Predicted 3D model of a 203-nucleotide RNA (Group I catalytic intron) from a Cyclobacteriaceae bacterium. Rfam family: Group I catalytic intron. Gene Ontology term of the family: Group I intron splicing. Rfam describes the family as follows. Group I catalytic introns are large self-splicing ribozymes. The literature on the family includes a 1990 paper in Annu Rev Biochem by Cech, "Self-splicing of group I introns". The family has 12 seed sequences and 5,602 matches in Rfam 15.1. Model confidence (mean pLDDT): 77 of 100. Lineage of the source: Bacteria > Bacteroidota > Cytophagia > Cytophagales > Cyclobacteriaceae.

RNA sequence: AAACGAUAAUUGAGUGCCCAUACGGAAACGUUUGGAGUAGAACUUCUCAAAUUCGGGGAAGCCUUCUUUCUGUAACAACAGGAAUGGUAAUCCCGAGCCAAGUUUCGAAGUAAUUCGGAAAAGGUGUAGAGACUUGACGGGAAGCACCUACGUUCUUGCAAGAGAAUAAGGUGAAGAGAAAGUCCAGACUACAAAAUCUGUAA
Numbered sequence: 001a002a003a004c005g006a007u008a009a010u011u012g013a014g015u016g017c018c019c020a021u022a023c024g025g026a027a028a029c030g031u032u033u034g035g036a037g038u039a040g041a042a043c044u045u046c047u048c049a050a051a052u053u054c055g056g057g058g059a060a061g062c063c064u065u066c067u068u069u070c071u072g073u074a075a076c077a078a079c080a081g082g083a084a085u086g087g088u089a090a091u092c093c094c095g096a097g098c099c100a101a102g103u104u105u106c107g108a109a110g111u112a113a114u115u116c117g118g119a120a121a122a123g124g125u126g127u128a129g130a131g132a133c134u135u136g137a138c139g140g141g142a143a144g145c146a147c148c149u150a151c152g153u154u155c156u157u158g159c160a161a162g163a164g165a166a167u168a169a170g171g172u173g174a175a176g177a178g179a180a181a182g183u184c185c186a187g188a189c190u191a192c193a194a195a196a197u198c199u200g201u202a203a
Stems, first nucleotide, its partner, number of pairs: 003015002016038002018035003022031003043144006053096006061088003067084007097125003103120007129185001131184005145173005152167006190202004
């Protein structure tokens, strides 16, 4: 000195920008891995609110030392320190089931508009301080806006090679919802769990 996020504070983990790297792409750009710094920017409107269940795997940091092991005090013992261990935990995921709107698809009804039902992909749920509920967004869907690219297409220019302009199309606009904003609820004590903890279980 230290943005956002998080904390009582520190530690730890993550995000964007910048540089490099491999892969994809015509390019913009995306994804992977690594690095040292840094915090300027990261838009608007409409719409959806359902499932919210049963199980499983990982995890930095922090706390802990009955036992085991390593190191030191020459050795035993004892003491001190480290590690395994145990605990907690920011959070990273998986299987089955289930789910709103929108999308794709199949079927039924209807002249039609449309309605009803099944299936699928994405996404969600599962995943809060044990938990219950309301609202929305940082979430799903649609549209717009700003900026970037331009293989292709059109036009202009040129003898040509090429150059320029516009554009279909593509891309960018961070992370936070492992409960965000709120309303409620839990928290205490006792026993057990070696110890430990904002811990677990029980009454």
Annotation: The model forms 86% of the base pairs in the Rfam consensus.